Predicted 3D model of a 405-nucleotide part of an RNA (large-subunit ribosomal RNA, domain III) from Millepora squarrosa. NCBI's taxonomy places the organism under Eukaryota, Eumetazoa, Hydrozoa, Anthoathecata, Millepora. Rfam family: Bacterial large subunit ribosomal RNA. The prediction has a mean pLDDT of 81. RNAcentral holds the full RNA, with entries from SILVA.

[in-house]
Context: one part of a larger RNA
RNA sequence: GAGUAACGAUAAGGGGGGCGAAAAACCUCCCCGCCGGAAGAUCAAGGUUUCCUGCGCAACGCUAAUCGGCGCAGGGUGAGUCGGCUCCUAAGGCGAGGCAGAGAUGCGUAGUCGAUGGGAAGCUGGUUAACAUUCCAGCACUUCUUACUGGUGCGAUGGGGGGACGGAGAAGGCUAGGCCAUCGCGGCGAUGGUUGUCCGCGUUUAAGGUGGUAGGCUGGUGACUUAGGUAAAUCCGGGUCGCUCUCUUGAUUGAGAAAGCCGAGAGCUGAUGACGAGCCCAAGGCGAAAGCUACGGGUGAAGUGGUCGAUGCCCUGCUUCCAGGAAAAGCCUCUAAGCUUCAGCCAGUAAGGAACCGUACCGUAAACCGACACAGGUGAUCAGGUAGAGAAUACCAAGGCGCUU
Numbered sequence: 001g002a003g004u005a006a007c008g009a010u011a012a013g014g015g016g017g018g019c020g021a022a023a024a025a026c027c028u029c030c031c032c033g034c035c036g037g038a039a040g041a042u043c044a045a046g047g048u049u050u051c052c053u054g055c056g057c058a059a060c061g062c063u064a065a066u067c068g069g070c071g072c073a074g075g076g077u078g079a080g081u082c083g084g085c086u087c088c089u090a091a092g093g094c095g096a097g098g099c100a101g102a103g104a105u106g107c108g109u110a111g112u113c114g115a116u117g118g119g120a121a122g123c124u125g126g127u128u129a130a131c132a133u134u135c136c137a138g139c140a141c142u143u144c145u146u147a148c149u150g151g152u153g154c155g156a157u158g159g160g161g162g163g164a165c166g167g168a169g170a171a172g173g174c175u176a177g178g179c180c181a182u183c184g185c186g187g188c189g190a191u192g193g194u195u196g197u198c199c200g201c202g203u204u205u206a207a208g209g210u211g212g213u214a215g216g217c218u219g220g221u222g223a224c225u226u227a228g229g230u231a232a233a234u235c236c237g238g239g240u241c242g243c244u245c246u247c248u249u250g251a252u253u254g255a256g257a258a259a260g261c262c263g264a265g266a267g268c269u270g271a272u273g274a275c276g277a278g279c280c281c282a283a284g285g286c287g288a289a290a291g292c293u294a295c296g297g298g299u300g301a302a303g304u305g306g307u308c309g310a311u312g313c314c315c316u317g318c319u320u321c322c323a324g325g326a327a328a329a330g331c332c333u334c335u336a337a338g339c340u341u342c343a344g345c346c347a348g349u350a351a352g353g354a355a356c357c358g359u360a361c362c363g364u365a366a367a368c369c370g371a372c373a374c375a376g377g378u379g380a381u382c383a384g385g386u387a388g389a390g391a392a393u394a395c396c397a398a399g400g401c402g403c404u405u
Base pairs, nucleotide, nucleotide: 013031014030015029016028017027018026032402033401034400035399040382041381042380043379046362047361050360051075052074053073054072055071056070060068061067080141081140082358083357084356087118088117092113093112094111098107099106100105122139123138124137125136126135142354143353144352145351146350147349148348149347150346151345152344153339154338158334159333160332161331166321167320168319169318172314173313174312177308178307179306180305181304183202184201185200186199187198188196204274205273208269209268210267215262216261217260218259219244220243221242222241223240224239225238226237228236229235245256246255247254275303278299279298280297281296284293285292286291322325368377369376384396385395386394387393
C1' cells in the first nucleotide's frame, strides 16, 4: 500500500421467548421467502465414525458463536428369506503335463479363477436418542439333515430338453396412482355475508394361500421302426401306421373346439387383526388466572362407489426387419458302469439345522473426485396437484432449505 480488496451464487428475511459473560447467525414459536423431474426420497461407487448423547470453544469454521461434519468422553450397525460367500459361467487372468526359447520367460490343453449376467425363500404394522424386510407382534415361505409311514427301478462328471436372450412398431387386457362422489368426525366465523348445493380433516390395509380369468403358444394321444445325438437309452431327432369332437370343403381343405404349457389382474382369505381423524387424561413448560402446549398414555368413527389412467404388469408375448442378436450351472428327462430284501428315488408326517461377512452416517454432496466447508464433475430407482402434448414451463403438496459475515 491499507483498515483498502475480499468474506465464494442477488432463494430474504422480520418479530416474540429461551440459554448464556456475551446472541444478526444457537434452541423454540409466529410470519415471510426459495426448491419441488429437486435444492425431496431410496440404492450403487467412494469415504470410514463424519451417526446419537453429554460436556467444552484454544485451534479448525473466511466474522461472532452458547453452535458445528471441530475437541474430549460415552453409546450406536442384531438377518435361513436384503446383498455377498457357500453354486454357475462371460470378456479376461492364471495354468499340471505340453510347445517354443541360451535363459529370463512367452504361448497354451485339461483345469481353475473371474459379475457388470444366470441361480431357493418375507410381507404388513410397531419400536430406539441413534438400527431395522435384521429387534418385537401377526401372518408366511425356502432348503438341508435325521427318524418313521406308504409307494417304487434307482443310478452321471455322459446324452437330450430347458435355462436362452437383437432392433423397431402396434393393439388389447390390467394395476399403481390421481380425481370426483359417498360415508365418518369436527366447525359456524372479532370485518358485510356464511345451517349451506358451506368449510376442514379422514375415507388406509401387504406378502402368502385359494383359484386359473383377459390373453399368448402348441393340435392331442397310442403303437411300431430307426445309418443321427462319439458308448447306451424307454430320452431327443428322423420315418410309418392307428384313434380323435364341431362347422366347412371336391378333399384329413381350412377354421375352431378339446387337451397341454405359459399367464397379468380381479374375487375370497390373510383381517373379530393392524392403521386411523378426532376425543380424553396427564408430569413438565408458559401464564396473574382462564387456558395453551414439546413428550407420553388411553380410547377410537368412517373405511364404499364412479371415473381418468400409466413410461409399470401380462410382454422373455405379438407383428415386422436385417445387421441375425452370451455362456454355464441350478431344473426336467434318458440311460452306462454299478446296486437290486439293502442302498437309492417319490410322497407325507415329525424333530432339528440354516454358519460366516456387510448393515451406523454422507451419497447432485460441507462427508466422494477436484490442495479449501471450492458456483466444477459423479451411475441407477421413485415421479403427487392445477394449467399443459410433455419428465418443457409456471405456481404448489410431501419433504427440504433462506446458500456462515